The part of an RNA shown here (large-subunit ribosomal RNA, domain II) has 753 nucleotides and comes from a Candidatus Ryanbacteria bacterium. Model confidence (mean pLDDT): 80 of 100.
[in-house]
Context: one part of a larger RNA
RNA sequence: GCCAACGAGUUACCGUGUAUUACGUAAUCUAAGUUCCCUCAGGGAACGGAGGUGGAGCGAAAGCAAGUCUGAAUAGGGCGAAUAUCAAUCUAUAAACUUGCCUGAUCUUUACGCAAGUAAAGGCAGGUCGGUUUAUGGGUUGAACGUAGUAUACGAUAGACCCGAAGCCAGGUGAGCUUACCAUGACCAGGGUGAACAUUUGGGAAACCAGAUGGGAGGCCCGAACCGGUGAGCAGUGCAAAACUCUCGGAUGAGUUGUGGUAAGGAGUGAAAAGCUAAUCGAACCUGGUAAUAGCUGGUUCUCUCCGAAAUAGCUUUUGGGCUAGCGCCUAGUACAAACCAACAGGUAGAGCACUGGAAGGACUUGAAAGGGAGCAAUCUCGCGGGUCCUAUCAAACUCCGAAUGGUUGGUGUUUUGGCUAGGUAGUCAGACUACGGGGGCUAAGCUCCGUCGGUCAAAAGGGGAAGAGCCCGGAUCGCCAUCUAAGGUCCCUAAAUCUAUGCUCAGUGCAAGUAAGGAGGUGGAGUUUUUAAAACAGCGAGGAGGUUGGCUUAGAAGCAGCCAUCCUUUAAAGAGUGCGUAACAGCUCACUCGUCGAAAGACUCCGCGCCGAAAAUAAUCGGGGCUUAAGCAUAGUACCGAAGUUGCGAAUUUAUUUCGUUUCGACGAAAUAUCUGGUAGGAGAGCAUUUCAUGGGCUGUGAAGCCGGACCCGCGAGGGCCGGUGGAGCGCAUGGAAGAGAGAAUGUUGGC
Numbered sequence: 001g002c003c004a005a006c007g008a009g010u011u012a013c014c015g016u017g018u019a020u021u022a023c024g025u026a027a028u029c030u031a032a033g034u035u036c037c038c039u040c041a042g043g044g045a046a047c048g049g050a051g052g053u054g055g056a057g058c059g060a061a062a063g064c065a066a067g068u069c070u071g072a073a074u075a076g077g078g079c080g081a082a083u084a085u086c087a088a089u090c091u092a093u094a095a096a097c098u099u100g101c102c103u104g105a106u107c108u109u110u111a112c113g114c115a116a117g118u119a120a121a122g123g124c125a126g127g128u129c130g131g132u133u134u135a136u137g138g139g140u141u142g143a144a145c146g147u148a149g150u151a152u153a154c155g156a157u158a159g160a161c162c163c164g165a166a167g168c169c170a171g172g173u174g175a176g177c178u179u180a181c182c183a184u185g186a187c188c189a190g191g192g193u194g195a196a197c198a199u200u201u202g203g204g205a206a207a208c209c210a211g212a213u214g215g216g217a218g219g220c221c222c223g224a225a226c227c228g229g230u231g232a233g234c235a236g237u238g239c240a241a242a243a244c245u246c247u248c249g250g251a252u253g254a255g256u257u258g259u260g261g262u263a264a265g266g267a268g269u270g271a272a273a274a275g276c277u278a279a280u281c282g283a284a285c286c287u288g289g290u291a292a293u294a295g296c297u298g299g300u301u302c303u304c305u306c307c308g309a310a311a312u313a314g315c316u317u318u319u320g321g322g323c324u325a326g327c328g329c330c331u332a333g334u335a336c337a338a339a340c341c342a343a344c345a346g347g348u349a350g351a352g353c354a355c356u357g358g359a360a361g362g363a364c365u366u367g368a369a370a371g372g373g374a375g376c377a378a379u380c381u382c383g384c385g386g387g388u389c390c391u392a393u394c395a396a397a398c399u400c401c402g403a404a405u406g407g408u409u410g411g412u413g414u415u416u417u418g419g420c421u422a423g424g425u426a427g428u429c430a431g432a433c434u435a436c437g438g439g440g441g442c443u444a445a446g447c448u449c450c451g452u453c454g455g456u457c458a459a460a461a462g463g464g465g466a467a468g469a470g471c472c473c474g475g476a477u478c479g480c481c482a483u484c485u486a487a488g489g490u491c492c493c494u495a496a497a498u499c500u501a502u503g504c505u506c507a508g509u510g511c512a513a514g515u516a517a518g519g520a521g522g523u524g525g526a527g528u529u530u531u532u533a534a535a536a537c538a539g540c541g542a543g544g545a546g547g548u549u550g551g552c553u554u555a556g557a558a559g560c561a562g563c564c565a566u567c568c569u570u571u572a573a574a575g576a577g578u579g580c581g582u583a584a585c586a587g588c589u590c591a592c593u594c595g596u597c598g599a600a601a602g603a604c605u606c607c608g609c610g611c612c613g614a615a616a617a618u619a620a621u622c623g624g625g626g627c628u629u630a631a632g633c634a635u636a637g638u639a640c641c642g643a644a645g646u647u648g649c650g651a652a653u654u655u656a657u658u659u660c661g662u663u664u665c666g667a668c669g670a671a672a673u674a675u676c677u678g679g680u681a682g683g684a685g686a687g688c689a690u691u692u693c694a695u696g697g698g699c700u701g702u703g704a705a706g707c708c709g710g711a712c713c714c715g716c717g718a719g720g721g722c723c724g725g726u727g728g729a730g731c732g733c734a735u736g737g738a739a740g741a742g743a744g745a746a747u748g749u750u751g752g753c
Stems, first nucleotide, its partner, number of pairs: 001753006011158002014155012027053003033047006057064002067079004085143014100128005107122006161299002164296001168289006179263009188253001190222003193218001197214007226250003231246003265281001267277003302687006312325005326428002328425007336418001339412006350401001351399002356395003360391008371382004431457004435452006462473003477651004482647001484645001488641003491625003497638001499637006510627002518612002522609010539596005545569003550564003575590001579588002652677001655674008688742001690739007698731002706726005712721003
């Protein structure tokens, strides 16, 4: 490194919400425990009302109570109360009313009749089949509420999604390494030097001095063993978790060493380096507290569908962390945005100088204690400060003014999955560039800080920009060898014009972005103006003279170093001289004039495109090739190409409405119409797979599971079937329950290679 297996939101309890189940409308639930039963580490049933929640609130509380608190208050204000079961439907009973029918006798009216009487209508009483309304009881359903259970989301407490510190504390184990000490032993080749002292000889008055011989001191000298470890090499997956080679220090001493012993963890020991205390030391090692804590890093496992953020504000021993709000999602509800119209507030852009200040020129006026100059002085002049006026101005913290856009309120007004309200519950608090308005900076930065209900990226693929998060076009449900376009392009690479028309550019300018002041008879266009057949301009042939070398200055100054003046004459014309030149002259030339020639020639302004200015590391770039009446630039135009955009055809999906069918009444399926389907953090929904339990019904030696293969079938997918082989004994399916429930990453763990 790879492969396989294992590997991370769990459990208990409490709270809140949602869904659902049971009971109820003042109710609801039992807890500990007891008794009984069973298939007995367990399970079930009954009892048990102790107690909890709810039924009333307010106050810090005493407490009072549909009120209470505050308060002196009967005021005001805060927080509360001011329905509590209700609705629909079915059924039973009762009562009231009533249509129809039947019976009854009586009353009234009308008709017939002399009358008795008959017939009809109305009213009354009873019965019956019904109807309506009310009341009561019961049942069912729904809504709201209460309690309890279950599930689920989030939160609190617990290790609380998993792994990970350095550390803290307690109790022990260590001085076989090493440090110091104690006791008792051992060891130090050889050579050198030659202290004290002794003896003796000589000298000296003495103190004492000199010599010889002996002697053998020393943290003395050289140098093995031994102890050490200076410099270099070598080694550096080593011979070795400190060695080896050469070299080097000590080597009778504060020496080295054997054995036994003593001293330890905030403690020892230390000729002191925070050294050493078993390869561990600014606090050893082992075990425990302990799953310490980690606002930090890493990791966190199947599928599809719908929606979809934030990088902001306030507070924070707070700034890479939190909490609340903002923005997301889900549930339920509601009827309002945008647009238009009307009214209103404002002091920005601009502008202005009326205020506040700044600053330029001028006029007038005023002030000054020692401003400068002139003058004897008076005074004059220059300058300085203040004020008024005129002219022309500047301002984020100036305003006599003053928009556009935006905002607020009201009205009109329509639809969408938008707005708003309530509840539940996330993520976000490092943003980036770009456009515009600004602050800081250098009107520097791929800089930094704000603003815009800006844009895009973040979280957005596609086309263009050679290549490129943030630029331009445009928002990907899936399929199609169909259509039309956007930005951008159409000579070749490379899809489409070597297109049309008119100009410009000669610099490879340019074909990508971007480069100045300054310079220039490059070239095109527009304009103003002057000269010219009475001959311009250029060229060519001539002249360009005299006073005079003007005066001054000077060594010299003769047109031509410099200063002053700059006249006159002859002339067609000729400066007291335009430039070169000489030491000074000389010489050349110009202005000016004539001739020749024969038609245009100058000066200036503005605009377009180009030139120089213009220096870097590959020949090294316009993306390249290459391109010159372009394949460059400018203007106008017509075609075409060009995307996952649009359209067409087919398929799937979200949401809403309608219709039909089924139904366990929760929903499900089909069709039509409209609509939707990019997506990180994140929310919601629907599913697949694994293990196991319960119930039901199955398969299996005529071959279960597992494994291998398949170009086959079903499903959007996770996946599921079917077939063949292998294998050799168990295993699916349906409906529910429960989870050690899905692996690619964690310098993951274990095993294998």
Lineage of the source: Bacteria > Bacteria candidate phyla > Candidatus Ryaniibacteriota. Its Rfam family is "Bacterial large subunit ribosomal RNA".